[in-house]
The prediction has a mean pLDDT of 87. A computed fold for a 94-nucleotide RNA from Paenibacillus alkalitolerans, annotated as c-di-GMP-I-GGC riboswitch aptamer.
RNA sequence: ACCGAAAAAGGCAAAGCAUCCGAAAGAAUGCGACGCAAAGCCGUGGGUCUAAGGCUCGGCGCAAGCCGCUGCUACGAUUGCCAGGUUGCCGAAG
Numbered sequence: 001a002c003c004g005a006a007a008a009a010g011g012c013a014a015a016g017c018a019u020c021c022g023a024a025a026g027a028a029u030g031c032g033a034c035g036c037a038a039a040g041c042c043g044u045g046g047g048u049c050u051a052a053g054g055c056u057c058g059g060c061g062c063a064a065g066c067c068g069c070u071g072c073u074a075c076g077a078u079u080g081c082c083a084g085g086u087u088g089c090c091g092a093a094g
Base pairs, nucleotide, nucleotide: 002094003091004090011036012035016031017030018029019028021026034080040086041085042084044083045082046081047078048077049076053073054072055071057068058067059066060065
């Protein structure tokens, strides 16, 4: 250094519930522990989720425009989906 022990110390906290923010996906805080050796940090690349807005389609309307159980779209979200970058605790065996 790789590696990661039925080791020790310490750490994080899924689902669910409550409050709260958001159009949604989802976030924050508290309770809570399924798990995690980077489940520390960075949404940088890919994937995935959402679609307010935009475009589109349909309907209504003289029109301005309005409505929608149409489709596409991220500039939204996710690092506990996978890569990448960066920092780091402990030390058995190999």